Notes:
RNAcentral holds the sequence, with entries from Ribocentre. The RNA shown here (SAM riboswitch aptamer (S box leader)) has 116 nucleotides and comes from a Bacteroidota bacterium.
RNA sequence: AUGUUAUACAGAAGAGCAGAGAGAUUAGGCUCGUUGAAGCUCUAGCAACCUUCCCCCUGAAAGGAAAGGUGCUAAUACCUAACCUACCGGAUAUUCCGGAAAGGAAAUUAUAACUG
Numbered sequence: 001a002u003g004u005u006a007u008a009c010a011g012a013a014g015a016g017c018a019g020a021g022a023g024a025u026u027a028g029g030c031u032c033g034u035u036g037a038a039g040c041u042c043u044a045g046c047a048a049c050c051u052u053c054c055c056c057c058u059g060a061a062a063g064g065a066a067a068g069g070u071g072c073u074a075a076u077a078c079c080u081a082a083c084c085u086a087c088c089g090g091a092u093a094u095u096c097c098g099g100a101a102a103g104g105a106a107a108u109u110a111u112a113a114c115u116g
Stems, first nucleotide, its partner, number of pairs: 003114006013043005021032003026081004044073003048070005054064002077108001083104002087099005
């Protein structure tokens, strides 16, 4: 790399450099951006997983606090797409076709741990 599991409508800012894009682009929208985008650096913060340690406990588990390893700090993973479906419409009528929001379950993506 690949694969497995879990999570994804919550949460969380500033400064410096930089100088036009960015949000996963395959596509359509929509939004953010010279009142500085991406990227890099420093500091701060958030809190899912893992590790350590303390508290709690008869002892564990659960729970709470702290430190560390990643990660993250616009908008539901910004929204939609393919499948199912309530429902609506049409017709040659117990089935077929078209549309389809709410919703459901997938797929994809991201992050963590494990595998390798």
Source information: The coordinates come from a structure-prediction model, not an experiment, and the mean pLDDT is 79. It matches the Rfam family "SAM riboswitch aptamer (S box leader)". Rfam links the family to the GO term regulation of gene expression.